[in-house]
RNA sequence: GGGGGUAUAGUAUAGUGGUAAUACAAAAGGCUCCAGACCUUUUGAUCAGGGUUCGAUUCCCUGUGCCCCCA
Numbered sequence: 001g002g003g004g005g006u007a008u009a010g011u012a013u014a015g016u017g018g019u020a021a022u023a024c025a026a027a028a029g030g031c032u033c034c035a036g037a038c039c040u041u042u043u044g045a046u047c048a049g050g051g052u053u054c055g056a057u058u059c060c061c062u063g064u065g066c067c068c069c070c071a
Base pairs, nucleotide, nucleotide: 001070002069003068004067005066006065007064010024011023012022013021018054026042027041028040029039030038047063048062049061050060051059
C1' cells in the first nucleotide's frame, strides 16, 4: 500500500427493518449476630457521521479503533 472481518450495558455474548435479550457484575430489600451463599427487585448499552426507508442496532457510504491475510 491492497483486501477481508469486527464494533451492542462495567464484562462476556445473542438478536432481528417495527418496544434491544441473557448471564456475570453493581445497587436496594429479604435471610443471617455480621458477612458469604441463596431469593426478589431495580439501574445501565447498539463506535462516530451521513444516506435509503413510514420506521435503521439491522441495509448502503465515509471515518475511527481492533483483528486477520497479501505485498
Molecule: transfer RNA
Organism: Candidatus Forterrea sp.